Record summary:
This is a predicted structure of a 73-nucleotide RNA (transfer RNA) from a bacterium. Rfam family: tRNA. Gene Ontology term of the family: triplet codon-amino acid adaptor activity. It was read from a public genome assembly.

[in-house]
């Protein structure tokens, strides 16, 4: 220095053909229990790594730069 893969919620991670972001776990509330824990049943947390560009429209497409990983020199 080139190639590829990957960045999504506090953590793992899905997300289809481009149409208002989800799941398990983690917190929190009520309920169950003497109390804990289990178990029901709710809540709340994302400007989708970052800056552009395409598009009526973008997590998704297209381009830079940034971090990780992996290969080549």
């Nucleotide at each position: 220095g080139c190639g590829c893969g990957c960045u999504u919620a506090g953590c793992u991670c899905a997300g289809u053909u481009g149409g208002u972001a989800g799941a398990g776990c983690a917190u929190c509330g009520u309920c169950u229990u003497g109390a804990c824990g289990u178990g029901a049943c709710g809540a709340g947390g994302g400007u989708c790594g970052u800056a552009g560009g395409u598009u009526c429209g973008a997590a998704u497409c297209c381009u830079g730069c940034a971090g990780c990983g992996c290969g080549c020199a």